A computed fold for a 72-nucleotide RNA from Candidatus Wolfebacteria bacterium GWA1_42_9, annotated as transfer RNA.
The prediction has a mean pLDDT of 81.
It matches the Rfam family "tRNA". Rfam links the family to the GO term triplet codon-amino acid adaptor activity.
Taxonomically the source falls in Candidatus Wolfeibacteriota (Bacteria, Bacteria candidate phyla).
RNA sequence: GCUCCCAUAGCUCAACGGACAGAGCGCCCGCCUUCUAAGCGGGAAAUAGAAGUUCGAUUCUUCUUGGGAGCA
Numbered sequence: 001g002c003u004c005c006c007a008u009a010g011c012u013c014a015a016c017g018g019a020c021a022g023a024g025c026g027c028c029c030g031c032c033u034u035c036u037a038a039g040c041g042g043g044a045a046a047u048a049g050a051a052g053u054u055c056g057a058u059u060c061u062u063c064u065u066g067g068g069a070g071c072a
Stems, first nucleotide, its partner, number of pairs: 001071007010025004018055001027043005048064005
C1' cells in the first nucleotide's frame, strides 16, 4: 500500500428494512431478613462519527475513525 472482517447499555451478546432497540451479569432504589447473602419488585443506562438511498435504517451504500486478519 491492497483486500476482508468487526464496532449496540459498565461487560458479554441479541434484534426480515417496520411495534417503546431487548436479554444475562453488573449498578441504583424498595420489599424481605436481627444483619449480610440469596430471593422478589421497580429503575437508570447503548446503536463509533458524517453523509446518502428509502414512506421508514441498528440493518443497505459511501467516506472517516478505532480494532483484528491475510497478501505485498